[in-house]
Context: one part of a larger RNA
RNA sequence: UUGGGCGUAAAGAGUACGUAGGCGGUUUUUUAAGCGAGGGGUAUAAGGCAGCGGCUUAACUGCUGUUGGCCCCUCGAACUGGAGGACUUGAGUGUCGGAGAGGAAAGCGGAAUUCCUAGUGUAGCGGUGAAAUGCGUAGAGAUUAGGAGGAACACCAGUGGCGAAGGCGGCUUUCUGGACGACAACUGACGCUGAGGUACGAAAGCGUGGGGAGCAAACAGGAUUAGAUACCCUGGUAGUCCACGCCGUAAACGAUGAGCACUAGGUGUCGGGUUCGCAAGAAUUCGGUGCCGGAGUUAACGCAAUAAGUGCUCCGCCUGGGGAGUACGCACGCAAGUGUGAAACUC
Numbered sequence: 001u002u003g004g005g006c007g008u009a010a011a012g013a014g015u016a017c018g019u020a021g022g023c024g025g026u027u028u029u030u031u032a033a034g035c036g037a038g039g040g041g042u043a044u045a046a047g048g049c050a051g052c053g054g055c056u057u058a059a060c061u062g063c064u065g066u067u068g069g070c071c072c073c074u075c076g077a078a079c080u081g082g083a084g085g086a087c088u089u090g091a092g093u094g095u096c097g098g099a100g101a102g103g104a105a106a107g108c109g110g111a112a113u114u115c116c117u118a119g120u121g122u123a124g125c126g127g128u129g130a131a132a133u134g135c136g137u138a139g140a141g142a143u144u145a146g147g148a149g150g151a152a153c154a155c156c157a158g159u160g161g162c163g164a165a166g167g168c169g170g171c172u173u174u175c176u177g178g179a180c181g182a183c184a185a186c187u188g189a190c191g192c193u194g195a196g197g198u199a200c201g202a203a204a205g206c207g208u209g210g211g212g213a214g215c216a217a218a219c220a221g222g223a224u225u226a227g228a229u230a231c232c233c234u235g236g237u238a239g240u241c242c243a244c245g246c247c248g249u250a251a252a253c254g255a256u257g258a259g260c261a262c263u264a265g266g267u268g269u270c271g272g273g274u275u276c277g278c279a280a281g282a283a284u285u286c287g288g289u290g291c292c293g294g295a296g297u298u299a300a301c302g303c304a305a306u307a308a309g310u311g312c313u314c315c316g317c318c319u320g321g322g323g324a325g326u327a328c329g330c331a332c333g334c335a336a337g338u339g340u341g342a343a344a345c346u347c
Stems, first nucleotide, its partner, number of pairs: 004318003007301002012315001014200004021193003025087007033080002035076008047067008090190001091187003094183004102176007109153001114148007124135002161168002205246006214240002219235004257314006265292012296303002320347003329340004
């Protein structure tokens, strides 16, 4: 519970698509459901309200009137709704154009690490705060040449770009999504939101089969320490990689739902257009991305045209701390667990 809120106090769902529902541009005709006015009918009493009474008063209580629900008739036509017509600014299509780590697949490349083989070469290497474990005279480390293999792509690189979010970065090709600008040719409100639902969804984890260079939970050893199940060191397995299938969670963050409109400026930067200019550039406009800042707002911090300002529409969510994101039930999952989600008790 007709109230107040959700950046940081409790609270925006991880993200999108979309069903029902809710809400919806300009204009015209009509209808009269909502709406307004009048009249009628009906509706137990009690109750509420007003007036007048009864108990000494009040509470309590009696009477009269009225209120309130529903139905019918008549009238009105501004707004909402229904039906018909029209419109173009919302939305979409078309044509032209440029930008981009947007997605999927295939192929290719160089640097580096590691390992193997061979040459040169000799006593150390490595590591640390200092050491030791470790590696090395069976020739290490260093260096030269050749080879193997896996993973990641220095510089460019930028509060740069793209994507709904998660996220995306070497190069080439193929397939493919979206956004933006210009024109204003076409459709003519086709829109917004979205309970359920569906799809996507980092890392870790799981299943099957591959792969395995480096790194590295677990584990082992060496140190440190009173101890050291750590921090440091030497090793090292899952995993990290690929294919297919699960999982469905994150400080999934801008801790800020989506859409539309309105409300001072200044200054960077990215993509496109127009005008001026020989050019450099300047002015202007549309779309992104940053910083500063006024009004306003905020408990303050701050936010401030990318709003946390001013309004409208729709959804989600909150209601003291702990117990507890627990128990139970249900659903999903191979499992791990996830979703939904209390109470007693206690302060």
This is a predicted structure of a 347-nucleotide part of an RNA (small-subunit ribosomal RNA, central domain) from an uncultured bacterium. Its mean pLDDT, the model's own confidence on a scale to 100, is 86. The RNAcentral record of the full RNA draws on ENA and SILVA. Rfam family: Bacterial small subunit ribosomal RNA.